[in-house]
Context: one part of a larger RNA
RNA sequence: UGACGGGGGCCCGCACAAGCGGUGGAGCAUGUGGUUUAAUUCGAUGAUACGCGAAGAACCUUACCAGGACUUGACAUAUGUAUGACCGGUAUAGAGAUAUACCUUCCCUUCGGGGCGUAUGUACAGGUGCUGCAUGGCUGUCGUCAGCUCGUGUUGUGAGAUGUUGGGUUAAGUCCCGCAACGAGCGCAACCCCUACCGUUAGUUACCAUCAGGUAAUGCUGGGGACUCUAACGGAACUGCCGGUGACAAACCGGAGGAAGGUGGGGAUGACGUCAAGUCCUCAUGGCCCUUAUGUCCUGGGCUACACACGUGCUACAAUGGGCUGAACAAAGGGAAGCGACCCUGCGAAGGUGAGCGAAUCUCAAAAAUCAGUCCUCAGUUCGGAUUGGAGUCUGCAACUCGACUCCAUGAAGGUGGAAUCGCUAGUAAUCGCAGAUCAGCAUGCUGCGGUGAUACGUUCCCGGGCAUUGUACA
Numbered sequence: 001u002g003a004c005g006g007g008g009g010c011c012c013g014c015a016c017a018a019g020c021g022g023u024g025g026a027g028c029a030u031g032u033g034g035u036u037u038a039a040u041u042c043g044a045u046g047a048u049a050c051g052c053g054a055a056g057a058a059c060c061u062u063a064c065c066a067g068g069a070c071u072u073g074a075c076a077u078a079u080g081u082a083u084g085a086c087c088g089g090u091a092u093a094g095a096g097a098u099a100u101a102c103c104u105u106c107c108c109u110u111c112g113g114g115g116c117g118u119a120u121g122u123a124c125a126g127g128u129g130c131u132g133c134a135u136g137g138c139u140g141u142c143g144u145c146a147g148c149u150c151g152u153g154u155u156g157u158g159a160g161a162u163g164u165u166g167g168g169u170u171a172a173g174u175c176c177c178g179c180a181a182c183g184a185g186c187g188c189a190a191c192c193c194c195u196a197c198c199g200u201u202a203g204u205u206a207c208c209a210u211c212a213g214g215u216a217a218u219g220c221u222g223g224g225g226a227c228u229c230u231a232a233c234g235g236a237a238c239u240g241c242c243g244g245u246g247a248c249a250a251a252c253c254g255g256a257g258g259a260a261g262g263u264g265g266g267g268a269u270g271a272c273g274u275c276a277a278g279u280c281c282u283c284a285u286g287g288c289c290c291u292u293a294u295g296u297c298c299u300g301g302g303c304u305a306c307a308c309a310c311g312u313g314c315u316a317c318a319a320u321g322g323g324c325u326g327a328a329c330a331a332a333g334g335g336a337a338g339c340g341a342c343c344c345u346g347c348g349a350a351g352g353u354g355a356g357c358g359a360a361u362c363u364c365a366a367a368a369a370u371c372a373g374u375c376c377u378c379a380g381u382u383c384g385g386a387u388u389g390g391a392g393u394c395u396g397c398a399a400c401u402c403g404a405c406u407c408c409a410u411g412a413a414g415g416u417g418g419a420a421u422c423g424c425u426a427g428u429a430a431u432c433g434c435a436g437a438u439c440a441g442c443a444u445g446c447u448g449c450g451g452u453g454a455u456a457c458g459u460u461c462c463c464g465g466g467c468a469u470u471g472u473a474c475a
Stems, first nucleotide, its partner, number of pairs: 001475002003472003007469001009467005015459002019424005026315008034306002042053002064301007073124001077123008088103006106115003126290002129288003135284002137279003140275001142273001147186006153162003166177003192267004197235007207224002211222003238261001241255005317417001321376007333364003338357002343352003383414001388409007430452007
């Protein structure tokens, strides 16, 4: 100087407390361990692995296994020799890769050759093989915590110290005051984006107050530029004003005005560093290894196994509910090998037809919880929907291993969950639906969007962190 302390002090955080809702019990989904297997590819493993890489394993993907094949190779560059095709089509064999046969079949030229391709040879290609403890890059975490340092000066023999400590204050090393320090840098904050209010400009595909026309009805039409909205530019909030406290400071408390008040709310943004943290399977890359195979192609299988254990979720156990009928209100997105209206068929998944739309125009699209009416009356039930049988729809060469959905039948466990444990402070929790990426098809996952909309106001303790201090036989 650090690190540590079941040392003391100050402070902060859904850390606890006060609450709300869960997990742990059930069924199922999904990931992991284990076991099994020809293979169940590989990685991730306290917090910081386990709905993680994977924004989507039937084939492909695919890296694994079995079998069948190839060896300058599926791909790149250079070059020697030979050659004129390659592609495409048909037939046969085969699981296919592939092989054989037939048909078709180059361009430019100064005639020297050149381009393109094929065959063969040589250099080489290739490797999701190993090492993340050889690395770059990227990422997680402490932590959006308030810290981490430097120059000059001063001081100490020196390691170092000072500044950065102290008194206040703040979300903040934020600011003020003091001080052998004076300044500066990376962080904090602000500058950026969204959102909340207003104005200006602009009105189409959006809007409709006034005027006119029209309909069974609808901004439907003329028209309008008010309103809503859209999207560009501005304004607005700064402790600016008032009162109090304070050290005449910084600041704090209360108030006014205001759409908004003390960082208004949210996002992006992650200092010096820590964990030899993670990744050689995104990519790049040193070294090592394979080279008729650890490379490449193909068919089939596997990654989907199942006594069991754990994590993360979904659906429930019901009456604040379930069923049926009717009525209402979003936001944000997607759409051309696409979204697909109306109409017809089907109980339905869907099918037929195909208007319109590269979309503020058309479409996905029905929002759902909600409200009104009605049935059920506390039951393993009109709760719950697993499982299984049958019949179908769609995607796709192909749904057996192994897809999603529909209909009929079946109707399991489950009556609120032990010890323990998680999330959350406001438009939040809880609850309700909608969209998107991936994607032929496949979502209880993920990323977004809006609807309804609560409880709590303290710092003794547990956990983590910051500051100064103290002890130490630790570095």

Predicted 3D model of a 475-nucleotide part of an RNA (small-subunit ribosomal RNA, 3' major domain) from an uncultured organism. Its Rfam family is "Bacterial small subunit ribosomal RNA".